[in-house]
Molecule: Pistol ribozyme
Organism: Polluticaenibacter yanchengensis
RNA sequence: AGUCGUUGCAGCGACUAUAAACAAGGGUUUUAAGCUGCAAGCGUCCGGAACUUUAAACGGUUCCGGGGUAAUC
Numbered sequence: 001a002g003u004c005g006u007u008g009c010a011g012c013g014a015c016u017a018u019a020a021a022c023a024a025g026g027g028u029u030u031u032a033a034g035c036u037g038c039a040a041g042c043g044u045c046c047g048g049a050a051c052u053u054u055a056a057a058c059g060g061u062u063c064c065g066g067g068g069u070a071a072u073c
Base pairs, nucleotide, nucleotide: 001016002015003014004013005012006040007039008038009037010036011035026073027072028071029070034042044067045066046065047064048063049062050061051060052059
C1' cells in the first nucleotide's frame, strides 16, 4: 500500500495475491442475529401475500409488515 471480517465513517484484528480465519481481551449463560461504536437493514429470524412446483405438501422466486441479540463476572 492492498485485500478480507455484510455496507458507510471511525476503531480493532488477520492476511499478502489469496479471501479466508481458530483472530478481532477472556469466562459462563442466552439469541436466528454476523469483532466494536454510530447509522444502515446486506445476510438472517418471525408473520403475511402473489407467482411457481406438486395429486396434495415440502421446496423455489418476488413483494409487504415486524425484529435488529441479551445478561453477568